[in-house]
Context: one part of a larger RNA
RNA sequence: CACCGCCCGUCACACCAUGGGAGCUCAGGGCACCCGAAGUCAGUGAGUCAACCGCAAGGAGACAGCUGCCGAAGGUGAAAUGAGUGACUGGGGUGAAGUCGUAACAAGGUAGCCGUAUCGGAAGGUGCGGCUGGAUCACCUCCUU
Numbered sequence: 001c002a003c004c005g006c007c008c009g010u011c012a013c014a015c016c017a018u019g020g021g022a023g024c025u026c027a028g029g030g031c032a033c034c035c036g037a038a039g040u041c042a043g044u045g046a047g048u049c050a051a052c053c054g055c056a057a058g059g060a061g062a063c064a065g066c067u068g069c070c071g072a073a074g075g076u077g078a079a080a081u082g083a084g085u086g087a088c089u090g091g092g093g094u095g096a097a098g099u100c101g102u103a104a105c106a107a108g109g110u111a112g113c114c115g116u117a118u119c120g121g122a123a124g125g126u127g128c129g130g131c132u133g134g135a136u137c138a139c140c141u142c143c144u145u
Base pairs, nucleotide, nucleotide: 003108005105008101009100011098013095014094015093016092018090019089020088023085024084025083026082027081031077032076033075034074039070041068042067043066044065047063048062049061052059053058111132112131113130114129115128116127117126118125119124
């Protein structure tokens, strides 16, 4: 490059990340329950025993064994957290020359905008309330010259 301007949204195409999603997979940790090694402790101890007592029998003491509490590993279950994945689905971003219209910017051709309700392929339309950050015309007040 200055209205042959600028510019909005749907739709179509491509790519990117992302929300929802029946679920699925994995990770580490916690909880509950099941099972329960070694071992300490407690109980029992009819079996066993060189040291102590006893001439001996036996006693004292100790041990094996058995039972129980605790108990590592293991198993089961329901949840929570995190990560990945998931048919389908929601919008978002980006992309020289795609589609439909023309909402906004001038009084943008119905002034615009805000809130809300409602309607519509889409920008958006309409109703109600509000704002001037509206043009034009007239009058009033104020400021500057």